[in-house]
A computed fold for a 279-nucleotide RNA from a Chloroflexota bacterium, annotated as Bacterial large signal recognition particle RNA. Lineage of the source: Bacteria > Bacillati > Chloroflexota. It was read from a public genome assembly, where an Rfam model found it. Of the family's consensus pairs, 89% are formed in the model.
């Protein structure tokens, strides 16, 4: 110097959160890379599924997971500094988007309110006050409406209704009587028919009459009063709501900067770099 064997170390790494602290499970960023197996990593529930959640939790204790096993191997392995820097976390500034809030102004609508302004009523009498009436209810009369009856007309009895009774019949010696159908006249239940009248019924009927109750409102009339009365219109004031109005505030997300802080890969530069056996 070569060769062969072993051992140390190595088999990502980094951030942000958890933690007294280290690692891990899980999220994120990097990329040469989850080495591989157990023990472990929200919480209920048999299960489905349910409720949380970059949350929580699981090991360990300062030489800070802990047991096994592959790979690599003393070598561009590894420490430690430096530089460049994906990415993250913090704070501060600027935009920008949407949203929020508001006893703030503007504006619009709406309700209340009292009685500035036009307008209207009012000494040919306001408001307010008495009195008497109507509006409303109930009884009753009375006019009306439908109904039904009677009245009045017409029609109606072959005999079992009247009258009057031809012809027959029958009594009689004669005169005459007697009972009587048809026909005629009229009537009775019936049946039709009507303008008005009478009577009975019966009502979501009233220009009415008279009795009662009623009595907020609203309206006739009359008397007291003496000067206001009313809220249509606008204004005022007070409430409520709307407005992609304006002012003011509030936090979220994007963006984009400073300031710090961590900090992968990657460059640099130092430092480490065994043991054996054999040539």
């Nucleotide at each position: 110097u070569c060769g062969u064997g072993c051992u140390a170390g190595a088999u990502g790494g980094g951030g942000a959160g958890c933690u007294a602290g280290c690692g891990g499970u899980g999220c994120c960023c990097u990329g040469a890379a989850c080495c591989c197996c157990g023990c472990a990593a929200g919480g209920g529930g048999c299960g489905a599924c349910c409720c949380g959640c970059a949350a929580u939790c699981c090991g360990c204790u300062c030489u800070a997971g802990c047991g096994g096993g592959a790979u690599u191997g003393a070598a561009u392995g590894c420490c430690a500094c430096u530089c460049c820097c994906a990415g993250g976390a913090g704070u501060g500034g600027g935009c920008g988007u949407a949203u929020u809030g508001c006893a703030c102004g503007g504006u619009g609508c709406g309700a209340a309110c009292g009685g500035c302004g036009c307008a209207g009523c009012a000494u040919u009498g306001a408001a307010a006050g008495c009195c008497a009436g109507g509006u409303c209810c109930g009884a009753c009369g009375c006019a009306g409406c439908a109904a039904a009856a009677g009245c009045c007309c017409g029609u109606g009895a072959a005999c079992c209704c009247c009258g009057c009774c031809a012809g027959g019949a029958c009594c009689g010696g004669a005169a005459g009587g007697u009972a009587g159908c048809a026909a005629c006249g009229g009537u009775a239940a019936g049946c039709g028919g009507u303008c008005a009248c009478u009577u009975u019924u019966g009502g979501g009927u009233g220009a009415c009459g008279c009795c009662g109750g009623g009595g907020c409102g609203c309206u006739u009339g009359g008397c007291u009063g003496g000067a206001g009365c009313a809220a249509g219109c606008g204004a005022a004031u007070u409430c409520g709501u709307g407005c992609a109005c304006g002012a003011c505030g509030g936090g979220a997300c994007g963006c984009u900067u400073g300031c710090c802080u961590c900090a992968a890969a990657g460059a640099g530069u130092g430092g480490u770099u065994g043991c054996a056996c054999g040539a």